[in-house]
Context: one part of a larger RNA
RNA sequence: UUGGGUUUAAAGGGUCCGUAGGUGGACAAUUAAGUCAGAGGUGAAAUCCUGCAGCUCAACUGUAGAAUUGCCUUUGAUACUGGUUGUCUUGAGUUAUUAUGAAGUAGUUAGAAUAUGUAGUGUAGCGGUGAAAUGCAUAGAUAUUACAUAGAAUACCAAUUGCGAAGGCAGAUUACUAAUAAUGAACUGACACUGAUGGACGAAAGCGUGGGGAGCGAACAGGAUUAGAUACCCUGGUAGUCCACGCCGUAAACGAUGGUUACUAGUUGUUCGGAUUUCGGUCUGAGUGACUAAGCGAAAGUGAUAAGUAACCCACCUGGGGAGUACGUUCGCAAGAAUGAAACUC
Numbered sequence: 001u002u003g004g005g006u007u008u009a010a011a012g013g014g015u016c017c018g019u020a021g022g023u024g025g026a027c028a029a030u031u032a033a034g035u036c037a038g039a040g041g042u043g044a045a046a047u048c049c050u051g052c053a054g055c056u057c058a059a060c061u062g063u064a065g066a067a068u069u070g071c072c073u074u075u076g077a078u079a080c081u082g083g084u085u086g087u088c089u090u091g092a093g094u095u096a097u098u099a100u101g102a103a104g105u106a107g108u109u110a111g112a113a114u115a116u117g118u119a120g121u122g123u124a125g126c127g128g129u130g131a132a133a134u135g136c137a138u139a140g141a142u143a144u145u146a147c148a149u150a151g152a153a154u155a156c157c158a159a160u161u162g163c164g165a166a167g168g169c170a171g172a173u174u175a176c177u178a179a180u181a182a183u184g185a186a187c188u189g190a191c192a193c194u195g196a197u198g199g200a201c202g203a204a205a206g207c208g209u210g211g212g213g214a215g216c217g218a219a220c221a222g223g224a225u226u227a228g229a230u231a232c233c234c235u236g237g238u239a240g241u242c243c244a245c246g247c248c249g250u251a252a253a254c255g256a257u258g259g260u261u262a263c264u265a266g267u268u269g270u271u272c273g274g275a276u277u278u279c280g281g282u283c284u285g286a287g288u289g290a291c292u293a294a295g296c297g298a299a300a301g302u303g304a305u306a307a308g309u310a311a312c313c314c315a316c317c318u319g320g321g322g323a324g325u326a327c328g329u330u331c332g333c334a335a336g337a338a339u340g341a342a343a344c345u346c
Base pairs, nucleotide, nucleotide: 004317005316006315007300008299012314014201015200016199017198021194022193023192025088026087027086028085029084030083031082033081034080035077036076037075038074039073040072041071042070049065050064051063052062053061054060091191092188093187094186096183097182098181099180100179103177104176105175106174107173108172109171110154114150115149116148117147118146119145120144121143125136126135162169163168206247207246208245209244210243211242215241216240220236221235222234223233258313259312260311261310262309263308266291267290268289269288270287271286272285273284274283275282276281295302296301319346320345321344328339329338330337331336
C1' cells in the first nucleotide's frame, strides 16, 4: 500500500454553516465524451513462454509463433454514466392555518434565605466537633422584634419532562428575534446530500480593562488529628465566583456511537399535534424512554433513536513506552493551543 476497522480493544473531528470536490429523483428526445464491438497502424531487438531444429546431452544457439494486457486512427452499438433540451412531482423549499417549548438577546420586577447596619427587649454565654480548640461575647454577643441596605441564586411546580447544532437553558413579566411540529395542498420544480481548505459558535478554569463583592471559597493564616499531616475536620480568608467589553479555544466537549437517505416482527409508557368516537377508546405524524423478535456482536450488549441490511460523502486508526514530548511553523498579552516526529527500548 491493499485489505480490515473506529460504543467498551488503536480509531468519530466539540458543534454547526459552507467553498472546491465527490455523489445524486421520475419520464422523453438528442449527442456519443466515458463504455462496448469490428478493422487498420504502431507497440525495436534481445529477454520471458510454446513448438521444431543444431552442437554426442545440457547449458548455449537458430527458427517459427505467442505475448507485448498499451497508444493512435477509423467504422459502428446506445443499456448504463456524462453533456444538451423539454416535461413531471414523490426529494427539497416557499406559503397559509393551528400549536409548542427552562431556545436566544435586552429591559422591568417579586418573594424566601443570607450577611451587614441602626434601634428595642434581654443576660452570660455563643459557635463548632468524634471530642476539642482556635474564633465571637459584659465596649452587651448568641437569641428575639422592627426598619434599612447589599449581592447572588431562583424552594415547591419538577418529571428517563421540554427546548437548543453543540456548549447549554429554570422565579414572574414586557419587547424584539429565531426554531420545530402537525394539517392543507396554493406555489417553485431536483433547487438535493456530504463537505478538504475556510468561517461562526463553543462548559469550567485562566488572562486584560473598568465595575461589583452577600454567600461560597483555590492560595494563605490559625486550631485540631497524627509518628509526621504541606491533607481529610474546625475558625477565618485573598484571588475567583457576578456584570460590561475584549481574549483564550480546551473538557470523560460522552450516547465514549459523524452526517444524510431507504428498507427490516412486536409489546408498553410519555411530550406536542391531527383525524375519529358509542366519550371507554381507536387510528395517525413528529419527538422522547423501557422491554424484546430476526439480525448483528469477542462478549457486555444493541435491536426502527441499530451497534441490522444497503448507498453516498467526510473525519480518524495501524503494537506498548519514548510522547501528545522535541524541533520547526501558525495562533495567543500570557497561560498555552494547533500541527507533530525520531533515536533508543520492550
Predicted 3D model of a 346-nucleotide part of an RNA (small-subunit ribosomal RNA, central domain) from an uncultured Bacteroidota bacterium. Its Rfam family is "Bacterial small subunit ribosomal RNA". Its family is annotated with ribosome and structural constituent of ribosome in the Gene Ontology. The prediction has a mean pLDDT of 87. The RNAcentral record of the full RNA draws on Greengenes.